This is a predicted structure of a 1473-nucleotide RNA (small-subunit ribosomal RNA) from an uncultured bacterium.
């Protein structure tokens, strides 16, 4: 783009088309072929009407209607597409191998007899369809004779099977109508006369039609490869109009096929119709040409022409009528009915027009046809109003609440009248013909007829239609699909993986431009949208125009058949191809084109072009071809030379397993990752010596040789293929490919015999292991070896077919050969790296192509099912070639990239691992968490990175929870209204909270003195208020982790066809992607290091509250004081450290090693500091917020409880188990801290926790405050203890409204577990662990936790093998949600298609019998028998006809195949979930 379309909203008007694609289903009713009275015989009837003896008869109707005989016609015209793959079609040709009614030219004739019959009548049969039988009668019906130029047929003579001569023989005929009286005939008018017309008979030829054969074209399957007995020809008959096995006998033994026969499926075919640029796909409705068919199967008649839609016989199958004895029928004409389907129309008008049938003609018939109805089915055209109109109106819809937007759109205003409405005029299409009357011609004897002209009449179905004209009035007239990319067109509400879209991609899990409604917006428009189908993009079958190293896709590999292709030359023919000219075809319509007609268009005409084919002819000769003739380059061939695991036979040979014998010899051996199984005191292994046996041949050995490939390895002989170089002698294109076909052909299989040394499926056995039907180990049978045969297949690989010819080099290896005195250079043959150009999707390939070309072969067309199922073949089997479908899936695959992984590598780093100290796991307590219980035990955190965590502190409160009592604008915020100052204090009653009452009390500011205003407060309303309700997966902010690990990016360039890469790789070094150096890179960003804090030295500078050397006073003692700032120390600010010096070693580098100096040495400890990023990591119960949810409750108050349960589990601590200790006594040194609701000294009082009182202090000043271990002395003596302290009782203390669930703390009594802790596992490299006191937040009180401070104070690090977690390189990958990935397969369910199968059914084709309708043909033919004949009046002959009998043969039958479906218990494997 398109369609005979159908379906879904929807629908105004006209035109020109077009309408059963399905059941060639089965058809009620009607109508579709009749006409001729100028071929011929009868011949009515109703009705008028006239006469009657009243029974009838005449006359008009009428020679009408009828029928019937005869002619013509019916074979056209209209349907339909079942069948045919075929000379049916299509094109061109042939007919010397034919016909041909009517029609048209032209020749001739049309004489003269007969016989019958139908119709009619008469009798009869039968329900009816439809007879029988008697009897008349006509023809243009039928039959003889007569002529016959030409005409057919024989025969001769010619010949090409003609033509053509000659000569025998055979065969016609019908009249009718007018007209007339010239001739004939009774002499009147008339026909058997004459003329005309029309017929009718022979015969020529024309035109038409139409039969028959012939070359080319013309669909799929080869899982259909061989088919044929009238089959192939000949001969002879006999048949057609006609040529032929077309038919039949005789004879031969032939035809067809891979150029695809033969059988199977589908199909009418074609001009043309859709699509494409074309080529070429599909297609084959209307229109036209051809065939073919009429219910289904056969046959033949008549006839110019059928084997005949509306004719006949016969068989069947369905329907209808019947009186049961019989008969009828045939819409695939037109219309209309069932039924079928998704679907396809009026039982209309008319014969006016065109065309057809018959008539001499009017004229009849005519569902051809013209014309109307029906349906947006298609195509073209028209309309549904134009102009003006802002307050941008109402509404609606959206909003960022300001507004936008429907929208000039409507209202309102001016206009205008196309279609539809009414009314009224109105055609074109018609020419004719007849009939009246004139005029010409014209034949005749003359007229008429005829014919041609003029004049009047006379013919329209559509249809009062088309067009015209008025009128009236915007009035009656727009839908539909689609707004997420392809794709023009966006918001809003509803939904919430539901519901539902979807052409692909996909949307939809609570913010959907993607579902569904809205508003708006896009497109097309009387339609529009779906579905359905062709072709197009499809170069996705590739002719034009593809490909095969790795995506599909070179046969394992040679030989060669057909076949395709094919070296040189100015050789020469010839003319098949190929090229030009001519002629003929290619019907018409269609398509273009240029015009003309319906106002336009569509549509319809005239006329051109075109039909790209085919056929004939004429030419041309370059190419191909095809003959014939030369030449050597290509292929042989020949003579020299050569290298080689090339092959097949024979012998030989050593070393080595292994067995055997003997000897020596003694306890092992042998195996593994350890180990058994095993061998071995019967004497192995080991060793020496001898000897069987079989298989394979170490070194040399090599990306070295051969050879088609498969493959071939010791050495010898035989035979023997082949290559390679040289030389150029021979031949002269003899070649390249190769479908089919053949031959080779690893291993392993199999067959028959032989051999068995070794190794070694199956099998034992012993280890592994969770099994282990495996890997390892001991053993061991086929097999491996040989000979013959089989099988024929591999990652049979270079995943790369063969053959030629070109197109840069460099470098090996290896055959030969030429130059040269040598180096050396130089060819030709193989064979390997690298690499230019080109090529390639990249990889990659690259004179040994995957480049550029020619040529031949073989293969490919999305994955899967499936190399599988049936059929065929080979094969002894195993199997092998060959090779679907249905299903089902959006994919499956190739290279390259970035990433992540790896029981991959390579550096490397980290308390990671080793070496170490010291701990948890055991026990007792303390505290989180899981559990389980609970009314409720609120809620979160859940590997590391949840579990002394949110919680730096739950009795009440905190609290989020439970139970119970209230409250409802609220416990708080804002705003309006009315009162009221605000606010105090008492009493009731309740667990309280809340409710009842009663007193007191009237303030600031301003002011026009009325009242305002600020603040509180109480009441009313409603707007809101409140949520620790809910989603960390809507979110922010914040935090945690990978991790202080060294990384992670960007801008330019540059390479890549891109994703990407480069820089960030490499050498080197470092804590460090830190440096340095190299490098298609050159810089930069954010990490890293530095700048910051505190710590170590040391200077300045300050000197209280701190310090006290040096003076002086003081005291029991004391920096307790005057006096100082030396020192400590405070705390501000500089100095100090940078690989700066030296060796030394690295690349003259970075750097590293070592060393001086120094308080410190290579980042001096230490903190703070967390790159892009990951974990949908945590937190909505710190905040804050979206969204959803409650709103007398999920909000807000009180009390009480609970968060503190308790069989049990796990995690984090703490004090233990003791002597490095435990008690007693004595005695030393600290840092950092806190402190007014506060620390609290100091005295008293208490055994003690603690009181009582309160100095001093808001703190370098006073307090907390004793530091402890350590040290000294003294006891204890290894035990459940003088260890250990849970745990209980009693009596207490502080705090606090209030210690009962549920606080800490004293004292005194009690004294449980525990004697160092299974697997496992954690910290930590130095002022570190370990140990050991101190102080802080939180707090009325509550610290074994947490954050800080000092006191004492080690061991060990050999190194990175392994474990873990990390970096950077490279590698593999089918992973990318990324190894926690992805994914194979049995088994269990469901469903679905399809194989098998004992069968059972249906179709189809076929064979060999059997029956054998109607018919044609053939014989017969004693029955019947007008025409003609003959003899002679009733016989006989020719003829014929009835009836038989035979070949032939449809339907049926019988019995066997063939194919090709359907369907089966069971069964098998395949899909999908």
């Nucleotide at each position: 783009a398109u369609u005979g379309a159908a379906c879904g909203c929807u629908g105004g008007c006209g035109g020109c088309g077009u309408g059963c694609c399905u059941a060639a289903c089965a058809c009620a009713u009607g109508c579709a072929a009749g006409u001729c009275g100028a071929a011929c015989g009868u011949g009515a009837a109703a009705g008028u009407u006239c006469c009657u003896u009243c029974g009838g008869g005449g006359a008009c109707g009428a020679g009408u209607a009828a029928a019937g005989u005869g002619g013509c016609g019916c074979a056209c015209g209209g349907g339909u597409g079942a069948g045919u793959a075929a000379c049916g079609c299509g094109u061109g040709g042939a007919u010397a191998a034919u016909c041909u009614a009517c029609c048209g030219a032209g020749a001739a004739g049309u004489u003269g007899g007969g016989a019958a019959u139908a119709a009619c009548g008469g009798u009869u049969g039968g329900a009816a369809a439809c007879g029988a039988u008697c009897g008349c009668u006509a023809a243009u019906a039928c039959c003889g004779a007569a002529u016959a130029c030409g005409a057919a047929a024989g025969u001769c003579a010619g010949u090409u099977a003609g033509a053509u001569g000659a000569u025998u023989u055979u065969g016609a005929a019908a009249g009718g109508g007018g007209g007339c009286c010239u001739c004939u005939g009774u002499u009147u008018a008339c026909a058997u006369g004459c003329u005309u017309c029309c017929g009718c008979u022979u015969u020529u030829u024309g035109a038409u039609g139409a039969g028959u054969c012939c070359g080319c074209g013309u669909c799929c399957c080869a899982u259909u490869a061989g088919c044929u007995g009238g089959u192939u020809g000949g001969u002879a008959a006999g048949g057609u109009a006609a040529a032929a096995g077309c038919u039949u006998a005789c004879c031969a033994a032939g035809g067809c096929g891979a150029c695809g026969a033969u059988g199977g499926g589908u199909a009418a075919c074609u001009g043309g119709u859709c699509u494409g640029a074309g080529a070429g796909g599909a297609u084959g409705a209307u229109c036209a040409g051809u065939c073919a068919c009429a219910c289904u199967g056969g046959a033949a008649c008549u006839g110019g022409a059928a084997c005949a839609c509306g004719g006949u016989c016969c068989a069947g199958a369905c329907u209808c009528c019947u009186a049961c004895g019989g008969g009828a029928g045939g819409c695939a004409g037109c219309a209309g009915u069932g039924g079928g389907g998704a679907a396809u129309a009026u039982u209309g008008c008319g014969c006016a027009a065109u065309g057809g049938g018959c008539g001499a003609a009017a004229g009849c018939c005519u569902g051809a046809c013209g014309c109307a109805g029906c349906g947006a089915c298609g195509c073209c055209g028209c309309g549904u109003g134009a102009g003006g109109g802002a307050u941008g109106a109402a509404g609606g819809u959206u909003u960022u609440c300001g507004g936008a937007u429907c929208g000039u759109a409507a209202a309102c205003c001016u206009c205008u009248g196309u279609c539809a409405g009414a009314a009224g005029g109105g055609a074109a299409g018609a020419a004719g013909u007849g009939u009246a009357g004139c005029c010409g011609u014209g034949c005749u004897a003359a007229u008429c007829a005829g014919c041609g002209g003029c004049u009047a009449u006379u013919u329209g179905a559509c249809g009062g239609u088309a067009c015209c004209u008025u009128c009236a009035a915007a009035g009656g007239a727009a839908g539909c699909a689609c707004c997420g990319g392809c794709u023009a067109a966006c918001u809003c509400c509803g939904u919430g993986c539901c519901a539902g879209c979807a052409g692909c991609c996909g949307c939809g899990g609570u913010a959907a431009u993607a579902c569904g409604g809205a508003g708006g917006g896009u497109g097309c428009a009387a339609g529009c949208g779906u579905u359905a189908a062709u072709c197009g993009g499809a170069a996705u079958u590739a002719c034009u125009g593809g490909g095969c190293g790795u995506a599909a896709a070179g046969c394992g590999u040679g030989c060669g058949u057909a076949g395709g292709c094919u070296g040189u030359u100015u050789u020469u023919u010839u003319a098949a191809g190929u090229c030009a000219g001519u002629g003929g075809u290619g019907a018409a319509a269609u398509c273009c084109c240029c015009g003309u007609g319906c106002u336009c268009a569509a549509c319809a005409u005239g006329g051109g072009a075109a039909c790209u084919g085919c056929c004939a002819u004429u030419g041309a000769a370059a190419c191909u071809a095809a003959g014939a003739g030369a030449c050597u380059g290509g292929a042989g061939u020949a003579c020299g030379u050569g290298a080689g695991a090339g092959g097949a036979u024979a012998g030989u040979g050593g070393a080595a397993u292994u067995c055997c014998u003997a000897g020596u010899g003694u306890a092992g051996g042998a195996g593994u990752g350890a180990a058994a199984u095993c061998c071995g005191u019967a004497g192995a292994u080991a060793u020496u010596a001898g000897g069987a046996g079989g298989a394979a041949c170490a070194u040399c050995a090599g990306u070295g040789g051969c050879g088609a490939a498969g493959g071939c390895g010791a050495c010898u002989a035989u035979c023997u293929g082949g290559c390679a170089c040289g030389u150029a002698a021979c031949u002269g294109a003899c070649g390249c490919u190769g479908a089919g076909g053949u031959a080779c052909g690893a291993a392993a299989g199999c067959g028959u015999g032989g051999g068995g040394a070794u190794c070694a499926a199956a099998c034992a056995g012993g280890a592994u292991u969770a099994g282990a039907u495996a890997c390892c180990c001991u053993g061991g049978u086929a097999g491996u070896c040989c000979a013959c045969g089989c099988u024929g297949u591999a990652a049979a690989c270079g995943a790369u077919g063969g053959a030629u010819a070109c197109u840069a080099a460099g470098u090996g290896c290896u055959g030969g050969g030429a130059a040269u005195g040598a180096u050396u250079u130089u060819u030709c043959g193989g064979u390997g790296c690298u690499g230019u150009a080109g090529c390639u999707a990249a990889c990659g390939c690259g004179u040994u192509a995957a480049g550029u070309a020619u040529c031949c072969c073989g293969c490919c067309u999305g994955g899967g099912g499936a190399g599988u199922a049936c059929g065929g073949u080979c094969g002894c089997a195993a199997g092998g070639c060959u090779g679907a479908a249905a299903c089902u899936c959006a994919a499956a695959g190739a290279a390259a990239u970035u990433g992540a992984c790896g029981g991959g590598g390579g550096c490397c780093c980290g308390c990671a691992c080793a070496a170490g100290c010291g701990g948890u796991g055991g026990a007792g307590u303390a505290u989180g968490u899981g559990g389980u219980u609970u009314a409720a035990u609120u809620c979160g955190a859940u590997g590391c990175a949840a579990c002394g965590c949110g919680c730096a502190g739950a009795a009440c409160c905190u609290u989020a929870c439970c139970u119970a009592g209230g409250u409802u604008u609220g416990a708080c915020a804002u705003c309006u209204g009315u009162a009221g100052a605000a606010u105090u204090u008492c009493c009731c009653c309740g667990a309280a909270a809340a409710g009842g009452g009663a007193a007191g009390g009237u303030g600031c500011u301003c002011u026009u003195c009325g009242g305002a205003g600020a603040g509180c407060u109480a009441c009313a309303a409603g707007a809101c208020a409140g949520g620790u309700g809910c989603u960390g997966c809507a979110u922010g902010g914040c935090u945690g982790u990978c991790g202080u690990c060294a990384g992670u990016u960007c801008g330019u360039g540059u390479c890549g066809u891109g994703a990407g890469a480069u820089g960030u790789u490499g050498g080197g070094u470092u804590a460090a992607g830190u440096c340095c150096c190299g490098c298609a890179a050159c810089g930069a960003g954010c990490g890293c290091a530095a700048c910051c804090c505190c710590u170590a030295u040391c200077c300045u500078u300050a000197g209280u509250u701190g310090c006290c050397a040096c003076u002086g006073g003081g005291u029991a003692a004391a920096g307790c004081c005057a006096a100082g700032c030396a020192c400590u120390c405070u705390a501000a600010g500089g100095a100090g450290a940078c690989u700066g010096c030296c060796c030394g070693g690295g690349u003259u580098a970075a750097c590293c090693g070592g060393g001086a100096g120094g308080a410190a040495g290579g980042u001096g400890g230490g903190g703070a500091u967390g790159a892009c990023g990951u974990c949908a990591a945590g937190u909505c119960c710190u905040c804050a917020u979206g969204g959803c949810c409650c709103u007398u409750a999920c909000a807000c108050c009180u009390a009480g409880g609970g968060c503190u349960a308790c069989a049990c589990a796990c995690g984090u601590a703490c004090u233990a188990c003791a002597a490095u200790g435990g008690c007693a006594c004595a005695u030393a040194c600290a840092a950092a801290g806190g402190g007014c609701a506060g620390c609290g000294a100091a005295a008293c009082c208490g055994c003690g926790a603690g009181g009582u009182u309160g100095a001093g202090c808001g703190a370098a000043u006073c307090u907390c405050a004793a530091a402890a271990a350590a040290u000294g002395u003294g006891u204890c003596c290894c035990a459940g203890u003088c260890c250990g302290g849970a745990u209980u009782g009693c009596a207490g203390u502080c705090u606090g409204c209030a210690a009962c669930u549920c606080g800490a703390c004293u004292g005194c009594a009690u004294g449980a577990a525990g004697u160092u802790g299974g697997a496992a596992u954690c910290g930590c490299u130095a002022g570190u662990a370990a140990u050991u006191c101190c102080g802080g937040a939180u707090c009325a009180g509550c610290a074994u936790g947490c954050c800080g401070g000092g006191g004492u104070g080690a061991a060990u690090g050999c190194g990175u093998u392994c474990c873990c977690g990390g970096g950077c390189c490279u590698u593999g990958u089918a992973c990318a949600c990324a190894c926690c990935g992805c994914c194979c397969g049995u088994c269990a369910c469901a469903c679905c298609a399809c194989g098998a199968a004992a069968g059972u059914u249906g179709g189809u084709u076929u064979u060999a019998c059997c029956c054998g309708a109607a018919g044609c043909c053939g014989c017969c033919g004693a029955g019947c028998u007008a025409a003609c004949a003959g003899u002679u009046u009733a016989c006989u002959g020719a003829g014929g006809c009835a009836g038989g009998c035979g070949u032939c043969u449809a339907c049926g039958g019988u019995a066997g195949g063939u194919c090709c479906g359907a369907u089966g218990a069971u069964u098998g494997g395949g899909g999908u979930g």
Description:
The sequence is in RNAcentral, with records from ENA, Greengenes and SILVA. Its mean pLDDT, the model's own confidence on a scale to 100, is 84.